The RNA shown here (Glycine riboswitch aptamer) has 100 nucleotides and comes from Gracilibacillus lacisalsi DSM 19029. Of the family's consensus pairs, 90% are formed in the model. Its mean pLDDT, the model's own confidence on a scale to 100, is 80.
RNA sequence: AUGAUUAUUAUGGGAGAGCGUAUUGAUUACCACCGAAGGAGCAAGUUCAUAAAAAAUCCUUAUGAACCAAUCUCUCAGGUUAAAGUACCAUAAUAGGACG
Numbered sequence: 001a002u003g004a005u006u007a008u009u010a011u012g013g014g015a016g017a018g019c020g021u022a023u024u025g026a027u028u029a030c031c032a033c034c035g036a037a038g039g040a041g042c043a044a045g046u047u048c049a050u051a052a053a054a055a056a057u058c059c060u061u062a063u064g065a066a067c068c069a070a071u072c073u074c075u076c077a078g079g080u081u082a083a084a085g086u087a088c089c090a091u092a093a094u095a096g097g098a099c100g
Base pairs, nucleotide, nucleotide: 006095007094008093009092010091011090012089013088018031020030021029022028032080033079034078038076039074040073041072045067046066047065048064049063050062051061052060
């Protein structure tokens, strides 16, 4: 001295689904729905072990296990007027310090 992945904060943008019923603003119960806080599940692939073929290793086949993505799936949580919030995107600042 360049300033990556990443994290936090601020600003702007940001969908979906009943202003449902019960006395109902919130909560609660019931029914009907949504998926973009969070969470969970999985593919290809990689690795290990065992067995078979093979002179041995590698390679090949089969079985079991581990790692493994999402805007996919589930709907636990959350949400279904407005407001707030929301993954994600852009900009700025701070932290950090890969690479050169």